[in-house]
Context: one part of a larger RNA
This record gives sequence, structure tokens and C1' cells, in this order.
RNA sequence: CUAGGCGUAAAGCGUGUGUAGGCGGAUCCUUAAGUUCGUCGUGAAAUCUCCCGGCUCAACUGGGAGGGGUCGGCGAAGACUGGGGGUCUUGAGUGAGGUAGGGGGAACCGGAAUUCCAGGUGUAGCGGUGAAAUGCGUAGAUAUCUGGAGGAACACCGGUGGCGAAAGCGGGUUCCUGGGCCUUUACUGACGCUGAGACACGAAAGCUAGGGUAGUAAACAGGAUUAGAUACCCUGGUAAUCCUAGCCUUAAACGAUGAUAACUAGGUGUGGGAGGUAUCGACCCCUCCCGCGCCGUCGCUAACGCAUUAAGUUAUCCGCCUGGGGAGUACGGCCGCAAGGUUAAAACUC
Repeated sequence: CUAGGCGUAAAGCGUGUGUAGGCGGAUCCUUAAGUUCGUCGUGAAAUCUCCCGGCUCAACUGGGAGGGGUCGGCGAAGACUGGGGGUCUUGAGUGAGGUAGGGGGAACCGGAAUUCCAGGUGUAGCGGUGAAAUGCGUAGAUAUCUGGAGGAACACCGGUGGCGAAAGCGGGUUCCUGGGCCUUUACUGACGCUGAGACACGAAAGCUAGGGUAGUAAACAGGAUUAGAUACCCUGGUAAUCCUAGCCUUAAACGAUGAUAACUAGGUGUGGGAGGUAUCGACCCCUCCCGCGCCGUCGCUAACGCAUUAAGUUAUCCGCCUGGGGAGUACGGCCGCAAGGUUAAAACUC
């Protein structure tokens, strides 16, 4: 490079917004860049092929024909793609009316529990384990009652349930704010899809500065266990965990499954909305739209399994893979305060 692939064998960027680019709905007119046809030119020689010559053959020489193209000029065609113009509404968006939600940010508030402090009652133990010991306690602990301080997390509701692009989001109230869904079909009239770079967000841990520190707890110390025990168990315990501002940019960042659109049996549960039947009204029942699950036919798959939420059948665009190790390493570049991240080989070896 070709080709085949990417749920689990190597392979979907952690996620979004979006530039260039690629691709793009219905219909009419036009143009003629792509496209198709015709014609002219050109497509060196040698080679290939045919004929003659070459003392025989060969090499070779001369002559002729053909073939060879994203080629150039002119002419024609007008289906399809492209360019220009007009029209349209189903894609997309806007409006109007509703609606569910732990979506995001800020401020304030609440109760339970743990710990600590003060006081009361009270006396010899408490704690911990497989069993113990370290530890705490006659300077009065543990237990129990009252009062206070402070930090962190929000039991029940809670759900195979909801929301968010992902990371993620759960006590209550108020304020600010994003998105979705349903109904309507009033408006715009293809405004769309994807997206190299770029930009933004991005758990935990970690870093810088300032605060805060109840509980938990790397490191560390001690007690056990053990042949040893730099562990598992126990008693302590500092960073950290929390807040503010700024970095870091990685995860089994997983559905190990990129985005968008269309099509392809059913059954069942559940969340949101609308309508119908009936009714005083509601529930039940039925239908439609959007979401989250389970089972299952066709089909697919190496199998497992997937199966209208596809891993089925198609289309467009992006990313990625190409035997194991060496190695996600070295060197260089870029980024970072650092830790490190990102891009990313080769020798050698099987």
C1' cells in the first nucleotide's frame, strides 16, 4: 500500500462544542467543471509484433502495422454529481401551551450519630481478639444524665427508579441557570450530518498558597501472629480526606460496543407526557410519542452471545488495529511547579 477488521482474540479518542475538509431532502429552469460520445493533434527512439535483408542460424540492419493516456484542441449530449437561479416542507430550528427530574452554581437552615470539653450520679474495670497484648482507667475511666464546642456525611423515602455529553449528581428552603419530553402546527425554509487540527469539561490520587480537621486513615510507632512477617489482626497516628483560588488530565474514564439517519416478528415490566372509551369524577382498559430494563423470531457471530437501546440490513463522516517480547519504553518535540502526561521508535530476541 492493498485487503480485512475493531463487545470478549490487536483495535472506538474519557466526553462534548466546533474550524477546515468529506457527505447531504423534494421539485423546476439554467450552465457544462466532472461524466459520456465523435473528431483532430500528440503519445521520441529502442523494445513487443509482421515483412525483407543478414554465406546457414543467432545477434543485428531496414521498412510497415498495431498497442499504449485521469493528455491537449474543437464539436455534441444533458441522465447523474457539481456551479447559478426559483419554488417547497417531510430533515433541522423557532414560537405558543404544558410537564417530570439527586442536571449545574450560590447563600442560608436542620436533625441523628461519632469525638472532645465542663458538670452530676457511680466504682473497678474498660477496650480489643481466633486467643492475647500494646492502649485507656483510683489524678475516678467505661456506663449513664445535663449543658456546650466543632467538623464531616445526609438513615428511612430509595427502586433492575430519575437527571446529565461524559466525569458524575441524593437532608431542607430561597435565588440564579442549562438541557430534555409531550401537545399544537403559527413561523423560518435544507439553515443538515460528521468532524483532522483547535477549544472546553473531565473520578480518585497528587501538587501550590491560605484556611479547616470530628471521624476515617497511606507513611510511621507499638502489640500480636510467624521459621521470618518490612503483611493480613489489634492499639495509636501524620499527610490526605473538607473549604477557597490555581494546577495536574489520568482510570477496568466499561455497554471493554464512535456519531448520525433509515429499514427489519413479537411478548412483558417500568418512568414522563398526550389522547380515546366509559363515568359526576378518577382508577381500570385501549392507542400514540419519548426514556430505562427483561425475554425472544429472522438475521448475524469462532463461540459466548447480540437481537427496533443490534453485535441484523444499509448510507455518510471521524478515530483506531496489523505476531509475542523489547515498550507504551529510549531519544527528540510539546505540556507541567513537580509528580509526570502526550506524541513515539530501533537494535536484539522467540